[in-house]
Description
Transfer RNA from an archaeon, 72 nucleotides, folded computationally. The same sequence occurs in records of 2 taxa.
Order: sequence, then C1' cells, then structure tokens
RNA sequence: GCAACUAUAGUCUAGCGGUUAGGAUCUCAGCCUUCCAAGCUGAUGAGCCGGGUUCGAAUCCCGGUAGUUGCA
Repeated sequence: GCAACUAUAGUCUAGCGGUUAGGAUCUCAGCCUUCCAAGCUGAUGAGCCGGGUUCGAAUCCCGGUAGUUGCA
C1' cells in the first nucleotide's frame, strides 16, 4: 500500500428493514437467613462517527475512525 472481517450497556453477547433493542454479568433495592455467602424478585444503564436510501435503518449503501487477519 491492497483485500477481508469486526465495532451494540462497565464487561461478554443475540438480534429477517416494522422488537418496549433481548440474554448473561456488574451495580442498586427488596425478600430469604441470627449474620455472611448462595438463592429469588425488581430497577438503572447500550447502537463507533458523518452522510445517503426508505413511510420506517442496529440491520441496506457510501465515506471516515479504530481493531484483527491475510497478501505485498
């Protein structure tokens, strides 16, 4: 330099263009327990950036940024 893949919560991860953006973990509150741990219930918190297409974009297209891999 070229190509491919990836980017979603503090962390890990799922998601046919129409979902309340799901699950796990962390944190907080409650229940249970003599107390702690474990367990149960609930709550908070998320789309890398900028455009485009579309009635509607996490999803499709373009550009950028970052990372991984391969080639040179």
Rfam family: tRNA. Rfam classes the family as a transfer RNA. The RNAcentral record of the sequence draws on ENA. Its mean pLDDT, the model's own confidence on a scale to 100, is 81.